[in-house]
Context: one part of a larger RNA
Molecule: large-subunit ribosomal RNA, domain IV
Organism: Oscillospiraceae bacterium
């Protein structure tokens, strides 16, 4: 110096990103115990006392010896010795210390996320992530459900049957979930327009027996195309659906100071964000402003709205309980720290 312990004056978070870390707290008996609650819970809430050991007394259990009836022995009552259980209570006593060593919660208050017990990145993340019970939506009527594996046999779903079985979203509970179907999807609709294979053969080349002096024309056949016309679903179309996938203005005037607009015009939308919540895990401007907690507070808490760019099952909003979560506060404590010290074991160094 380093790693791993011990102890430390006064002072006690002043250390730091953060009380990281240590160190308080701790067994058991006994009083006590808030707010809030979903009445179970919060609770070991908080907060206080006792705790060796000796004497004597007090209950609990077992009951001996003797004793009375009786009359030997048996049976009955009484008696209470010894013995042993767990404590109460009264006095002593010893020591700094009586749970005497191990071994054995620190504790309040506020708030955000997540309801909760669980799960997970084996080897940097344990969390607010994921699941969860609970909601709703949707497909599925059983012959080969839907759906899914598999080339197929076939199998799962299920030796189930719409109180089941698959998807997808949210995710205890409470109080609730506006408005908009125009684009996308997805359900039904089927009158019109579009359309594919096929059917269908109008008509056109191509060859060439013939007929023409020639140019050409050119039948039957074969052969190359090959127009109308008939023709599904899709798509246009025409309605429904948003706990489908999304979306949810703007300018301009206006009241008896002023300052705002309960009003009114106006343009444009499928329709302009409702209830609740709000500088928030979301606010750039920002350390907004105002209270609170501190002597001093870019964090925290309450609150206010000018939401850049919350918002209602990509759920709004609360919430007890509960959490190796994250934030802010005090109490207790203490070498984290003023500021270092000394002490042990192990390294490191040195000799071999």
């Nucleotide at each position: 110096c380093c790693c791993u312990c011990g102890u430390u004056a006064a002072g006690g978070a002043a250390c730091u990103c953060u009380g990281c870390a240590a160190g308080u707290u701790g067994a058991c008996c006994c009083c006590g115990u808030a707010a809030c609650c979903u009445a179970g819970g919060g609770a070991g809430a908080a907060g206080g006392g006792g705790u060796g050991c000796c004497a004597c007394u007090c209950u609990g259990g077992u009951g001996a010896a003797g004793u009375g009836u009786a009359a030997a022995u048996c049976a009955u009552a009484u008696g209470g010795a010894g013995c042993u259980a767990a404590g109460g209570g009264u006095g002593g006593u010893c020591g700094c210390a009586g749970a005497a060593a191990c071994c054995a919660g620190g504790c309040u208050c506020a708030g955000g996320c997540g309801a909760c017990u669980g799960u997970u990145u084996a080897c940097u993340a344990a969390a607010a992530a994921c699941a969860c019970a609970g909601g709703u939506c949707u497909c599925u009527g059983c012959a080969u459900a839907a759906g899914g594996c598999g080339u197929a046999a076939g199998c799962c779903g299920a030796a189930g049957u719409a109180u089941a079985g698959g998807g997808a979203c949210u995710g205890a509970c409470a109080c609730c979930u506006g408005c908009c179907c125009g684009g996308u999807g997805c359900u039904g609709g089927a009158a019109g327009g579009u359309u594919a294979a096929a059917u269908g053969g109008a008509g056109a080349g191509g060859u060439u027996a013939g007929c023409g002096c020639a140019a050409g024309c050119g039948a039957c056949g074969c052969u190359u195309u090959g127009a109308a016309a008939u023709g599904a679903a899709g798509c246009c179309c025409c309605a429904g659906u948003a706990a489908a996938c999304g979306g949810c203005g703007g300018c301009c005037g206006u009241a008896a100071c002023u300052a705002u607009a309960a009003c009114g015009g106006u343009c444009c939308u499928a329709a302009g964000g409702u209830a609740g919540c709000g500088a928030a895990a979301u606010u750039c401007c920002u350390u907004g402003u105002c209270g609170g907690g501190u002597a001093a507070g870019u964090u925290c808490c309450g609150a206010c709205c000018u939401g850049c760019a919350c918002g209602a099952a990509u759920g709004g909003u609360g919430u007890a309980a509960c959490g190796a979560u994250c934030u802010g506060a005090g109490c207790a404590c203490u070498g984290u720290c003023u500021c270092a010290a000394c002490g042990a074991g192990g390294g490191a160094c040195c000799c071999g």